[in-house]
RNA sequence: GCUCCAGUGGCUCAGUCGGUAGAGCAACUGAUUCGUAAUCAGUAGGUCGUAGGUUCGAUUCCUAUCUGGAGCACCA
Numbered sequence: 001g002c003u004c005c006a007g008u009g010g011c012u013c014a015g016u017c018g019g020u021a022g023a024g025c026a027a028c029u030g031a032u033u034c035g036u037a038a039u040c041a042g043u044a045g046g047u048c049g050u051a052g053g054u055u056c057g058a059u060u061c062c063u064a065u066c067u068g069g070a071g072c073a074c075c076a
């Protein structure tokens, strides 16, 4: 330098023929308990790495770019 993969709540990940973003754990509130844990019910939290483009509409398609990983090439 080139190619490919990944980037989505605090963490681990789902979500594809484009149609208002989900789960588990964690957090908080309540119930239960003498109390804690466990269990049950509920609540909050995301501008989907960033910036543009296409579209009525983009996590999803296109372009550029950043971060991490893998492979290839070059190198005295």
Stems, first nucleotide, its partner, number of pairs: 001072007010025004019056001027043005049065005
Molecule: transfer RNA
Organism: Clostridiaceae bacterium